The prediction has a mean pLDDT of 79. Predicted 3D model of RNase P RNA and transfer RNA as a complex of 438 nucleotides.
C1' cells in the first nucleotide's frame, strides 16, 4: 500500500428575514417556547388501550418449531450445539419426526421403494445333443461387479472368496443400537460392546409430536349538541302446558345472541337490505415498556438493577415551510396521525472502532 | 388511518392432491361473393405483476415487492 469482514454514528451546517402549528403568559398588540424519520414505509409479527365475549370443557381453525437464556410478548434478541460456505476475520440455515400412517417421485430407464435384470458376465450342479474326448451348443438357470437410463439407483475402499460374483467373509471408514464419560440441555467423545446394513428423497404434501392463539379495532369507545318518515322491504319464530279474576309471571320448545361449532348460558322479538337524517364541538391524544449520561453494579452477552438529570410534535384539510448570504465531503430514501418493541423493504455519501488476508520495507 | 380482495394471449376469463397453460371475442393467412359482412378452413401470439427460495421440477407451496380495486362516521 492493496482486498476484505463486522459493529455503531451523522443524514448538510451556520446566519439574517417573512410565515405556520402546538403550549404558556398577556385585556390586546405581542412575546416566551417547542415542532418528523432511521426508516414516520410495507401493516409482516408481538404487546399496551379500548369495545364485545368470557364457569368450564371438547371439537376445528391458524401460528411456531434445535437447546438454554433475555423480555410485557414476539415469528425478535442473546449465547450455545449440529450442517454448509470461505485460506481467514466472519456469513448463511422454515434446523422436531420419513425404523405411527396415507399418498407423490413426471420423462427417461430393466427396476423409483415389497426393488429389479435391457446390454452384460457365468456354465461349477442337473438335463439333452455334438464331439477331432480338449471341449462346444441348447434348455433349466446363477450374479448383480461393469456398462446404459436418471435430480436421484438400494453403504464406500482394499484383501480374500467364487463358476462368475455378492457384507458372502475379514481389515478400515461410514451407519445404527446398546453402555459409559461429559454437558443444565441441544449434543459431543481419538472410549466399550453388539448389529452385516435392516435405515432413498420430500413433512414451504397431507399429517404426528410439544407450545402457543378469544373477537375487533383510536373511523376501537365516551360525552354533549343538530336534524330526520322509529317509513318500507326479506328471512326466521310469533306454539304448548301451568299458574293468576288480571296485566302478568314460570317451564318446554323455537328463534337470537355469546363475531367458528358444540355441550353449556342469556335474552324473547332477532337479523339482513332498501331508503331517510347530521355530517359540529369535546374527549381518547401522549410523561412513556421514555430519552441522555465516556455514571456505579450483576451477566461472556440480550438484558437487569440503581442514582442522576430532561420533557423532547400532537394536527383534523390536517404545522413543521419560503427567500437571501456564506461554506463543504454539493446533500439520497423519504413526512407522524392511539402508542411502544420488533422484522423487511428503499437508501447520495460520509465519520469513527474491532479484526482478518496479501505484498513491501525495517 | 384501518380492514379485505385480484393480477394468466389485444379484451373477457378458466386452470387443486406441483410435471412443460387453454376458452371466447379480436388479430393475420386462403377460400366463398362483383364487392363487403357474415359463414368455414388454418395460423401466430403468454420471462402466468416483478425478485427470491423449497423442490429433480413451481400458474400451483412459503417469503418479499410492485400495481389496481372495493368496504369502514354517528342518530333513528
Nucleotide at each position: 500500500g492493496g482486498a476484505g469482514u463486522c459493529g455503531g454514528c451523522c443524514a448538510g451546517g451556520c446566519a439574517g428575514u417573512c410565515g405556520c402549528a402546538g403550549u404558556g403568559c398577556g385585556c390586546a398588540a405581542g412575546c416566551a417556547u417547542u415542532g418528523a424519520g432511521g426508516a414516520a414505509a410495507g401493516u409482516c409479527c408481538g404487546g399496551g388501550c379500548u369495545c364485545c365475549a368470557c364457569a368450564g370443557g371438547a371439537c376445528a381453525g391458524g401460528g411456531u418449531g434445535c437447546c438454554a437464556g433475555g423480555u410485557a410478548a414476539c415469528g425478535c434478541c442473546u449465547g450455545g450445539g449440529g450442517g454448509g460456505c470461505g485460506c481467514g476475520a466472519g456469513c448463511c440455515c422454515a434446523u422436531g419426526g420419513a425404523a405411527a400412517g396415507u399418498g407423490c417421485c413426471a420423462c427417461a430407464g430393466a427396476a423409483a421403494a415389497c426393488a429389479u435384470a435391457c446390454c452384460g458376465c457365468c456354465u461349477a450342479a442337473g438335463c439333452g445333443c455334438c464331439u477331432u474326448c480338449g471341449g462346444g451348443c441348447g434348455c433349466c438357470g446363477g450374479c448383480a461387479a461393469g456398462g446404459g437410463u436418471g435430480a436421484a439407483a438400494a453403504g464406500g475402499u482394499g484383501c480374500g472368496g467364487u463358476a462368475a460374483g455378492a457384507g458372502c467373509g475379514c481389515a478400515c471408514c461410514g451407519c445404527g443400537c446398546g453402555g459409559c464419560g461429559g454437558g443444565u440441555a441441544a449434543c459431543c467423545g481419538u472410549c466399550c460392546g453388539c448389529g452385516g446394513c435392516a435405515c432413498g428423497g420430500a413433512a414451504a404434501a397431507c399429517c404426528c409430536c410439544a407450545c402457543c392463539c378469544g373477537g375487533a379495532g383510536c373511523a376501537a369507545g365516551g360525552c354533549c349538541a343538530a336534524a330526520u318518515a322509529g317509513g318500507g322491504g326479506a328471512g326466521c319464530a310469533g306454539g304448548c302446558g301451568g299458574a293468576g279474576c288480571g296485566a302478568u309471571c314460570c317451564g318446554c320448545a323455537c328463534g337470537u345472541g355469546c363475531g367458528g361449532u358444540c355441550c353449556g348460558c342469556a335474552c324473547g322479538g332477532c337479523u339482513c337490505c332498501c331508503g331517510g337524517g347530521u355530517a359540529g364541538g369535546c374527549u381518547g391524544c401522549u410523561a412513556g415498556a421514555g430519552g441522555c449520561g465516556u455514571c456505579g453494579g450483576a451477566g461472556u452477552g440480550a438484558u437487569c438493577c440503581g442514582c442522576g438529570u430532561c420533557c423532547c410534535a400532537g394536527a383534523u384539510g390536517a404545522a413543521u415551510g419560503g427567500c437571501u448570504g456564506u461554506c463543504c465531503a454539493c446533500g439520497a430514501c423519504a413526512g407522524a396521525a392511539c402508542c411502544c418493541g420488533g422484522c423487511u423493504u428503499a437508501c447520495c455519501g460520509g465519520c469513527c472502532g474491532a479484526c482478518u488476508c496479501c505484498u513491501u520495507u525495517c | 388511518g384501518c380492514c379485505g380482495g385480484a393480477g394468466u394471449a389485444g379484451c373477457u376469463c378458466a386452470g387443486u392432491c406441483g410435471g412443460u397453460a387453454g376458452a371466447g371475442c379480436a388479430a393475420c393467412u386462403g377460400a366463398u361473393u362483383c364487392g363487403u359482412a357474415a359463414u368455414c378452413a388454418g395460423u401466430a401470439g403468454g420471462u402466468c405483476g416483478g425478485a427470491g427460495g423449497u423442490u429433480c421440477g413451481a400458474u400451483u407451496c412459503c417469503u418479499c415487492u410492485c400495481u389496481c380495486c372495493g368496504g369502514c362516521a354517528c342518530c333513528a
Rfam match: Bacterial RNase P class A. Rfam's curators write: Ribonuclease P (RNase P) is a ubiquitous endoribonuclease, found in archaea, bacteria and eukarya as well as chloroplasts and mitochondria. By type it is a ribozyme.